SAM riboswitch aptamer (S box leader) from a Gammaproteobacteria bacterium, 118 nucleotides, folded computationally.
Model confidence (mean pLDDT): 84 of 100.
Taxonomically the source falls in Gammaproteobacteria (Bacteria, Pseudomonadati, Pseudomonadota).
RNA sequence: CACUCAUCGAGACCGGCUGAGGGAUAGGCCCUUAGACGCCGGGGCAACCGCCAGGACUAACCACCCUGGAAAGGUGCCAACUCCUGCGAUGUCGCCUGUGGGCAUCGACAGAUGAGCG
Numbered sequence: 001c002a003c004u005c006a007u008c009g010a011g012a013c014c015g016g017c018u019g020a021g022g023g024a025u026a027g028g029c030c031c032u033u034a035g036a037c038g039c040c041g042g043g044g045c046a047a048c049c050g051c052c053a054g055g056a057c058u059a060a061c062c063a064c065c066c067u068g069g070a071a072a073g074g075u076g077c078c079a080a081c082u083c084c085u086g087c088g089a090u091g092u093c094g095c096c097u098g099u100g101g102g103c104a105u106c107g108a109c110a111g112a113u114g115a116g117c118g
Base pairs, nucleotide, nucleotide: 001118003116004115005114006113007112008111013042014041015040016039017038021031022030023029025086026085027084028083043078044077045076048074049073051069052068053067054066055065082110087107088106089105090104091103092102093101095098
């Protein structure tokens, strides 16, 4: 970096350094010199992998699968639903009757994180 699978409306902040941007992209909206982003230290959240127990399967065992537990290990995360929208569909509302608009829902795309694989 590509591919596959799972998840994404919950949860969790202090200090130091630095000094102007940041929220992936475009638009919107927001955060920010009362100090953003980033880095370092500490703290916390969560439970993907790993770990433990049980179940199911099996002649039996293992693996896969299901349920639960712990949080000392590997990651991740700690403004706003992935901040919202973008493409498509369905329902609904109204008038300016449109290849249009508002609202709601679902799906796709994109993205993030983990695990696996090349």